A computed fold for a 329-nucleotide part of an RNA from uncultured verrucomicrobium HF0500_18J03, annotated as large-subunit ribosomal RNA, domain IV.
RNAcentral holds the full RNA, with entries from SILVA.
Its mean pLDDT, the model's own confidence on a scale to 100, is 88.

Context: one part of a larger RNA
């Protein structure tokens, strides 16, 4: 000195990255108990009050009166700290056995979509098998994720469906021709010429599927959702106009935000003092409506900010026990 534990004047968070740790609370009766809210909840809200022990009486797990004793009576132990707000997931749940439990996963609930039974789909080389001893209120595939209120344009691209016409378009089929090869024939007798049938290399045309091309739809499909200029009787703005370019120019809503780079934006609010927190503006670098927008009661070992209790966390430090090491016996 570490280590586990206890106390501690006065202050009480001055610590710190952050009240991490630790203290505090605590059971039971009783009285009370907001905001919000999905009318269940919130709620053990918050916030007081009693609480041992003997005797009496009583309507007798209860009440009621008298007494007794301590600093202290849920006398030890085991045993909720509470509130204000804001985000993000509704919930209870699951998870990186062995660094992350969340805001990730899931979920109910919602759409899409596919599938009529030998189902679709999926394992398996097959036989078979799940799906299912089920049949669309059924299973299969995806996407958002409880409620609420909503979910806008764009079908040029890309996928998807859909279509009996057109246009490409494979092997394959048919097959004109066409090459090699040579019985025979020809002639100027060479290293010539012409060439049947088979055989062998090919082979144009014609017929021939999806596909693709064009049609056309289709966004809770993969996605996308504009610039430039003038303009009102202070100025600043720009409902208003022009112009270009697009498939079509982001509409409720929400907003410096888990998104805001400039940036500690500017104003407010809390603080003496506040890059953080609320609560407003919009100039959204680069929010946006099921890769769903905005809200929300309850709920979180979630993020974050602010209080009240409490406290060796700290001003600033002390002193006790105990373990473990070390000296010495």
């Nucleotide at each position: 000195a570490c280590c586990u534990g206890g106390u501690c004047a006065a202050g009480g968070a001055a610590c710190u990255c952050g009240g991490c740790a630790a203290a505090a609370u605590a059971g039971c009766u009783c009285c009370g108990u907001a905001a919000c809210u999905u009318c269940g909840g919130g709620a053990u809200a918050a916030g007081g009050a009693g609480u041992g022990c003997c005797c009496c009486c009583u309507u007798c797990u209860g009440g009621g009166g008298g007494g007794c004793c301590g600093c202290a009576g849920u006398g030890a132990a085991a045993u909720g700290g509470c509130c204000c707000a804001u985000c993000c997931g509704a919930c209870u749940g699951u998870u990186u056995a062995g660094c992350a439990a969340a805001a990730a996963c899931a979920c109910a609930g919602c759409a899409u979509u596919g599938u009529g039974c030998u189902a679709a789909g999926g394992c398996g080389u097959a036989a078979g098998c799940c799906g299912a001893c089920g049949u669309a209120u059924a299973c299969g595939a995806u996407g958002u994720g409880a409620c609420a209120c909503g979910u806008g344009a764009c079908c040029a691209a890309u996928g998807c469906c859909a279509a009996a016409a057109g246009a490409u378009u494979a092997a394959g089929g048919u097959a004109a021709g066409g090459u090699g090869u040579u019985a025979g024939c020809c002639c100027u007798c060479g290293u010539g010429g012409c060439g049947a049938a088979g055989c062998u290399c090919u082979g144009a045309g014609c017929c021939c599927a999806a596909g693709u091309c064009c049609u056309g739809g289709u966004g809770a499909a993969u996605g996308u959702c504009g610039g430039c200029c003038g303009u009102a009787a202070c100025u600043a703005u720009a409902a208003c106009g022009g112009u270009c370019c697009u498939a079509a120019g982001g509409u409720a809503g929400c907003g410096a935000a888990a998104u805001u780079c400039c940036u500690u934006g500017u104003c407010g609010g809390g603080u003496a003092a506040g890059u953080u927190c609320c609560g407003a503006c919009c100039u959204g670098c680069a929010c946006g409506a099921a890769u769903c927008g905005u809200g929300c009661a309850a709920c979180g070992a979630g993020a974050u900010g602010g209080g009240c209790g409490c406290u060796g966390u700290c001003u600033c430090g002390a002193c006790c026990a105990g373990a473990u090491g070390c000296u010495c016996a």